[in-house]
RNA sequence: AGUCGCUUAGCUCAGUUGGUUAGAGCGCUUCCUUCACACGGAAGAGGUCGAAGGUUCGAAUCCUUUAGCGACUA
Numbered sequence: 001a002g003u004c005g006c007u008u009a010g011c012u013c014a015g016u017u018g019g020u021u022a023g024a025g026c027g028c029u030u031c032c033u034u035c036a037c038a039c040g041g042a043a044g045a046g047g048u049c050g051a052a053g054g055u056u057c058g059a060a061u062c063c064u065u066u067a068g069c070g071a072c073u074a
Stems, first nucleotide, its partner, number of pairs: 001073007010026004019057001028044005050066005
């Protein structure tokens, strides 16, 4: 320098060819249970989907540019 892959909640990851409200597990908060803790049960908070722009009635998803990380080639 080139090619490819990844980036979504605090962490690990889903998201089916663009379509109604963006989800799961763990973690966190509150309550129930217990003398108390743990386990268990119930409810809840937390995201402008790495950034900017574009296409579209509609974008996490398609296109362009760009940042970070990783692999390969030279």

This is a predicted structure of a 74-nucleotide RNA (transfer RNA) from Bacteriovoracaceae bacterium UBA2428. It was read from a public genome assembly. It matches the Rfam family "tRNA". Its family is annotated with triplet codon-amino acid adaptor activity in the Gene Ontology.